[in-house]
Molecule: transfer RNA
Organism: Cohnella mopanensis
RNA sequence: GAGACCAUGGCGAAAAGGCGAACGCGACGGAUUGUGACUCCGUUAGUACCAGUUCGAGUCUGGUUGGUCUCC
Numbered sequence: 001g002a003g004a005c006c007a008u009g010g011c012g013a014a015a016a017g018g019c020g021a022a023c024g025c026g027a028c029g030g031a032u033u034g035u036g037a038c039u040c041c042g043u044u045a046g047u048a049c050c051a052g053u054u055c056g057a058g059u060c061u062g063g064u065u066g067g068u069c070u071c072c
Stems, first nucleotide, its partner, number of pairs: 001071007010025003018055001026044006048064005
C1' cells in the first nucleotide's frame, strides 16, 4: 500500500427495517438467615463517531476512528 471481517451496558451476548434493545454474569438495594452463602424481588447501565436513505435504522448506504486476519 491492497483486501476481508468486526465494533451493542462494567463483562459476555441476542435482536430477517416494526424494538418498549432480550438474556446471563457483575454491581447496588431489599426479603429470607443467629451471621454468611444459596434462593427470591427490585434497581443499575448500552447500539464507536459523522452524514445519508426510510413513516421508522443496532440492522441498509457513504465516510471516519479503532481492532483482528490475509496479501504485497